The part of an RNA shown here (small-subunit ribosomal RNA, 5' domain) has 473 nucleotides and comes from a sponge metagenome.
Its mean pLDDT, the model's own confidence on a scale to 100, is 87.
[in-house]
Context: one part of a larger RNA
RNA sequence: GAACGAACGCUGGCGGCAGGCUUAACACAUGCAAGUCGAGCGAAGUCUUCGGACUUAGCGGCGGACGGGUGAGUAACGCGUGGGAACGUGCCCUUCGGUACGGAAUAGCCCAGGGAAACUUGGAAUAAUACCGUAUGCGCCCUUCGGGGGAAAGAUUUAUCGCCGAGGGAUCGGCCCGCGUCUGAUUAGGUUGUUGGUGGGGUAAAGGCCCACCAAGCCGACGAUCAGUAGCUGGUUUGAGAGGAUGAUCAGCCACACUGGGACUGAGACACGGCCCAGACUCCUACGGGAGGCAGCAGUGGGGAAUCUUGGACAAUGGGGGAAACCCUGAUCCAGCCAUGCCGCGUGAGCGAAGAAGGCCUUAGGGUUGUAAAGCUCUUUCAACGGUGAAGAUAAUGACGGUAGCCGUAGAAGAAGCCCCGGCUAACUCCGUGCCAGCAGCCGCGGUAAUACGGAGGGGGCUAGCGUUGUUC
Numbered sequence: 001g002a003a004c005g006a007a008c009g010c011u012g013g014c015g016g017c018a019g020g021c022u023u024a025a026c027a028c029a030u031g032c033a034a035g036u037c038g039a040g041c042g043a044a045g046u047c048u049u050c051g052g053a054c055u056u057a058g059c060g061g062c063g064g065a066c067g068g069g070u071g072a073g074u075a076a077c078g079c080g081u082g083g084g085a086a087c088g089u090g091c092c093c094u095u096c097g098g099u100a101c102g103g104a105a106u107a108g109c110c111c112a113g114g115g116a117a118a119c120u121u122g123g124a125a126u127a128a129u130a131c132c133g134u135a136u137g138c139g140c141c142c143u144u145c146g147g148g149g150g151a152a153a154g155a156u157u158u159a160u161c162g163c164c165g166a167g168g169g170a171u172c173g174g175c176c177c178g179c180g181u182c183u184g185a186u187u188a189g190g191u192u193g194u195u196g197g198u199g200g201g202g203u204a205a206a207g208g209c210c211c212a213c214c215a216a217g218c219c220g221a222c223g224a225u226c227a228g229u230a231g232c233u234g235g236u237u238u239g240a241g242a243g244g245a246u247g248a249u250c251a252g253c254c255a256c257a258c259u260g261g262g263a264c265u266g267a268g269a270c271a272c273g274g275c276c277c278a279g280a281c282u283c284c285u286a287c288g289g290g291a292g293g294c295a296g297c298a299g300u301g302g303g304g305a306a307u308c309u310u311g312g313a314c315a316a317u318g319g320g321g322g323a324a325a326c327c328c329u330g331a332u333c334c335a336g337c338c339a340u341g342c343c344g345c346g347u348g349a350g351c352g353a354a355g356a357a358g359g360c361c362u363u364a365g366g367g368u369u370g371u372a373a374a375g376c377u378c379u380u381u382c383a384a385c386g387g388u389g390a391a392g393a394u395a396a397u398g399a400c401g402g403u404a405g406c407c408g409u410a411g412a413a414g415a416a417g418c419c420c421c422g423g424c425u426a427a428c429u430c431c432g433u434g435c436c437a438g439c440a441g442c443c444g445c446g447g448u449a450a451u452a453c454g455g456a457g458g459g460g461g462c463u464a465g466c467g468u469u470g471u472u473c
Base pairs, nucleotide, nucleotide: 001473002472003471004470006469007468008467009466010465013345014344015343016342017341018340019338020337021303026301027300028299030298031297032296035062036061037060040059041058043056044055045054046053047052069256070255071254078181079180080179081178082177083176084175087173088172092169093168094167095166096165097164098163099162100134101133102132103131110123111122112121113120114119140149141148142147154161155160182228183227184226189219190218191217194216195215196214197213198212199211200210201209231253232252233251234250235246236245237244238243258279259278260277261276262275281292282291283290284289309335311334312333313332317331318329319328320327321326348378349377350376351375358369359368360367361366382414384409385408386407387406388405392400417462418461419460420459421458422443423442424441428457429456430455431454432453438445439444
């Protein structure tokens, strides 16, 4: 000098754009953050002009694996980059073929009971795009090549939307490898499923991934192992560069969801707002038993130098469901708060004395503040007030918002501070103080003439900021 997710002190007019718990992955009151489909199904209820319409708990389907948060863990094929073969892929696109005949249940509802509650037990009846069987099966899978296995679902307003099998595509994902990826040797040896093979199991898939047997390997001063620290990257910052530091916001990947473990369902999870078990904590309880998980958006307590509203809207973009209308969406778009940063603008302009007053200095003549003020002539950005009023939307639909912009009105009117002035370093005098009080980044000032302390006048620098502190180069 530059930079900052900054903080602190003094000060503070406006706008645009951005940013805003770096600390306790500490604990959380309250509300909201994932639903939707009646064009899959029966039923109950409400309304009825008796034509029907509407609402929904339940069964069923799709979605809840996305989106949003956080950085604890992780030194690892986690990430980056470049390759690879032994895989999967709902919805979407495309191609071929099919959609036949039957059956048994079950929830809701009803009846009876248990419980404080959460919830739950028994009985009876019932539907389906829920479940099961048979048939067929181009292709598909297995095969000892003889053969064997194995599918479907309907709905409607008759336009369509679906369902099943198979091939291809697209997208997304799982897996493997080369190289790169912090510090410590005051960590030198580490390893027994360990290293490899054979055979199997398992998986969507290769593989000690797992198992049985066999062999005794494998890694390591080119730093194994251990310990510490850390999410990685695109980037950011500094620097002429090389390099150093860093990884907030935005984007990609990973990991996590009170702590630990586990699987279920599913195309996909070992699942933030799903389930089970254990633990800690909190809450309810009729003491028998139950409920919960903000590292979602707001918000609270706590910690801290320090970081915001318990706001509006689905209008746009996107997502889920639906044939659609539409519903949901704290994603998102906006608004609120904060000089936290960057950028822009203003706080007036011109004229105005050999120069008012006041202040300060003075050699008492004067000098300086200083064209500065006053005064005169103007202007009206921004703010204020009144009117008008968008684009963003496409036929309709605008939260923002009566916002931005435009027009008009009045009046210099509402708007300047902070730090410094010994040298480094730009800017000097007076008074007070008297090694005191104090200053200080370094050198150093202060013990009676202090340009270094405190005040004043003057000056210098930056300016809605200016200084200080911290950190990086």